[in-house]
Order: sequence, then structure tokens, then C1' cells
RNA sequence: GCCCAGGUAGCUCAGUCGGUAGAGCAACGCACUCGUAAUGCGUAGGUCAAGGGUUCGAUUCCCUUCUUGGGCUCCA
Repeated sequence: GCCCAGGUAGCUCAGUCGGUAGAGCAACGCACUCGUAAUGCGUAGGUCAAGGGUUCGAUUCCCUUCUUGGGCUCCA
């Protein structure tokens, strides 16, 4: 330098052939307990990597950039 895959909650990941974004764990509160743990119920937490474009509407489609991982690095 070229190619491929990824970037979504504190962490690990789903998701959608375009229509108001979810789970598990973690955190917090309540119940239970003599108390803790476990368990049950609930609450909060997201500019979906960034910018632009298409659209009535974009996490999803298109372009560019950044970033992480992997592969290639042949000829002139």
C1' cells in the first nucleotide's frame, strides 16, 4: 500500500430486506434474612465510532474519515 471483518449501555453481545434500540452480567433501590450471600421484583444507564448524502423517516442504504482485528505484500 491492497483486501476482508468489526465499532450499539460500565462489560460481553443481539438487532433491523429503512418506521420511536434490546438481552445477560455489573450498578442502585425494595422484599426476604439476626446479618451477609443467594433468590425475587423494580429503577437508572445509549448523540448505535465521526462527518456528509438519499429519504416523510437512517443504527440499517451510499460516500469519506477515524479506529480495532485478520490476511496479502506479486509484476512493472

Predicted 3D model of a 76-nucleotide RNA (transfer RNA) from an Actinomycetota bacterium. The prediction has a mean pLDDT of 81. Lineage of the source: Bacteria > Bacillati > Actinomycetota. RNAcentral holds the sequence, with entries from ENA. Rfam family: tRNA. Rfam classes the family as a transfer RNA. Rfam's curators write: Transfer RNA (tRNA) molecules are approximately 80 nucleotides in length.